The RNA shown here (Glycine riboswitch aptamer) has 88 nucleotides and comes from uncultured Neomegalonema sp. NCBI's taxonomy places the organism under Bacteria, Pseudomonadati, Alphaproteobacteria, Rhodobacterales, Neomegalonema. The prediction has a mean pLDDT of 80. It matches the Rfam family "Glycine riboswitch aptamer". Rfam links the family to the GO term glycine biosynthetic process.
RNA sequence: AUGCCUCGCGCGGGAGAGAUCGCAGCGAUGUGACGCCGAAGGAGCAACCGCCCCGGAAACUCUCAGGCAAAGGGACCGUGCAAACGAU
Numbered sequence: 001a002u003g004c005c006u007c008g009c010g011c012g013g014g015a016g017a018g019a020u021c022g023c024a025g026c027g028a029u030g031u032g033a034c035g036c037c038g039a040a041g042g043a044g045c046a047a048c049c050g051c052c053c054c055g056g057a058a059a060c061u062c063u064c065a066g067g068c069a070a071a072g073g074g075a076c077c078g079u080g081c082a083a084a085c086g087a088u
Stems, first nucleotide, its partner, number of pairs: 001088001006083001008081006018034001020033005035068003041064001042062003048056003
């Protein structure tokens, strides 16, 4: 000096499921009732991995939470920047 990994930020893409019914409200929305979804988060099992006492572990599973027109959010992917690291 620069790259990978890791974390953060910006931009682009980004699925699923009732525009359900009742009540209140001008509306946004709130509340109750059933019916659903999984890709915020969380939890569980586990292939596998490790420094093998124990620990790390999914897009699988569960739906506590969240969500079921639009908006917003959104795992993940791409891209740019920055931080950190310190192999070369």